[in-house]
RNA sequence: UCUGAAACAGGGCAAACCCAUCGAAAGAUGGCGACGCAAAGUCACCGGCCUAACGCGGACCUUUCGGUUCGUCACGGUAGCGGGACCACCAGA
Numbered sequence: 001u002c003u004g005a006a007a008c009a010g011g012g013c014a015a016a017c018c019c020a021u022c023g024a025a026a027g028a029u030g031g032c033g034a035c036g037c038a039a040a041g042u043c044a045c046c047g048g049c050c051u052a053a054c055g056c057g058g059a060c061c062u063u064u065c066g067g068u069u070c071g072u073c074a075c076g077g078u079a080g081c082g083g084g085a086c087c088a089c090c091a092g093a
Stems, first nucleotide, its partner, number of pairs: 001093004012037002018031005035080001041086003045083003048078003055072007
């Protein structure tokens, strides 16, 4: 560096549900719990996907202030969607 997850050693992580907190939401964190995972270890760099608060645009209501609603938008997420970068246990080459 590559291959593998059959075995060995240490074992590791933890989906959904439920509870709490944070958040506009997507979602995150902690607890509980195991669907699965040989990188389900770390990083939003590329593509995808999710959300759409702020902003922008439209419509409507309103004397005004302002409000409702629709569309769009990532600077919000997802590393357990794929690629990439970095690092790593065991066995073999």

A computed fold for a 93-nucleotide RNA from a Rhodocyclales bacterium, annotated as c-di-GMP-I riboswitch aptamer. Its Rfam family is "c-di-GMP-I riboswitch aptamer". Its family is annotated with cyclic-di-GMP binding in the Gene Ontology. The sequence was found by an Rfam model in a public genome assembly. The model forms 100% of the base pairs in the Rfam consensus.